[in-house]
Molecule: c-di-GMP-I riboswitch aptamer
Organism: Sphingobium sp. SCG-1
RNA sequence: UGAUUGAAAACGCAAUCUGUCGGCAACGGCAGGACACAAAGCUUCCCGACUCUUAGGAGUCAGGGGAGUUACCAAU
Numbered sequence: 001u002g003a004u005u006g007a008a009a010a011c012g013c014a015a016u017c018u019g020u021c022g023g024c025a026a027c028g029g030c031a032g033g034a035c036a037c038a039a040a041g042c043u044u045c046c047c048g049a050c051u052c053u054u055a056g057g058a059g060u061c062a063g064g065g066g067a068g069u070u071a072c073c074a075a076u
Stems, first nucleotide, its partner, number of pairs: 003076004012037001017032006035063001041069003045066003048061005
């Protein structure tokens, strides 16, 4: 430096729920908190799910799957 892997440790992240704010809604921000996660980092490109709709469309989900891209620790 590259490949493969994730047993333990370090580091990281934080479901549900509660409070508060935003949104018609799906859902999102912040705080508490911790079910999980080896990309549960990022990107709606593809599939999928969901919401609204004047049915033209406009949105939400990256913790549903794929793809792209970047990266930490450890073992071999």